[in-house]
RNA sequence: GCCACCUUAGCUCAGUUGGUAGAGCAACGGUUUUGUAAACCGUCGGUCGUCGGUUCGAGUCCGACAGGUGGCU
Numbered sequence: 001g002c003c004a005c006c007u008u009a010g011c012u013c014a015g016u017u018g019g020u021a022g023a024g025c026a027a028c029g030g031u032u033u034u035g036u037a038a039a040c041c042g043u044c045g046g047u048c049g050u051c052g053g054u055u056c057g058a059g060u061c062c063g064a065c066a067g068g069u070g071g072c073u
Stems, first nucleotide, its partner, number of pairs: 001072007010025004019056001027043005049065005
């Protein structure tokens, strides 16, 4: 230098054919216990990497850029 893939909550990841962004874990509160842990119930948490484009509507489609992983040279 070239090619492919990835980027969504603090972490690991879903998100179907473009139509109100979710789960588990973590954190916080509560119940229970002499107390802790466990268990159960609940709550909080997002500029969907950035900037543009298409569209009535974009996490999803298109382009550029940035970062990461792998391969080729």
Molecule: transfer RNA
Organism: Patescibacteria group bacterium